[in-house]
RNA sequence: CUCCAGCAUCAAGAGAAGGGCAACGCCCUCGCCAACCUGCCUUCCCGGGCAAGGUGGUCUCCGCGAAAGCGGGAUGCGGCCCUACCCGGCAACAAAGCGGGACAGC
Numbered sequence: 001c002u003c004c005a006g007c008a009u010c011a012a013g014a015g016a017a018g019g020g021c022a023a024c025g026c027c028c029u030c031g032c033c034a035a036c037c038u039g040c041c042u043u044c045c046c047g048g049g050c051a052a053g054g055u056g057g058u059c060u061c062c063g064c065g066a067a068a069g070c071g072g073g074a075u076g077c078g079g080c081c082c083u084a085c086c087c088g089g090c091a092a093c094a095a096a097g098c099g100g101g102a103c104a105g106c
Base pairs, nucleotide, nucleotide: 006077007076008075009074010073015030017029018028019027020026021025031058032057033056036054037053038052039050040049041048043102044101045100046099047098061072062071063070064069079090080089081088
């Protein structure tokens, strides 16, 4: 690092758009929605915020159960470049610019 596993969410929200594909479901473009990751808002932590960089969604999960819950499914747990690996490098414009705590200084 990958898989598995694990954790979180499945409330609400948002397309009668255009196009492609032997094709009934996926893909592309544009618009929109949404704070899961990264980044920013503060040196650090917690909370909150910002659709900027990544995902994702725009089709309002399914089954059982009186309920609690269980089982299954979906999404997320940054991206790009270089490299055999380690190492290393790059962008995040804009917007928002708050509350509490810690450290440090006076």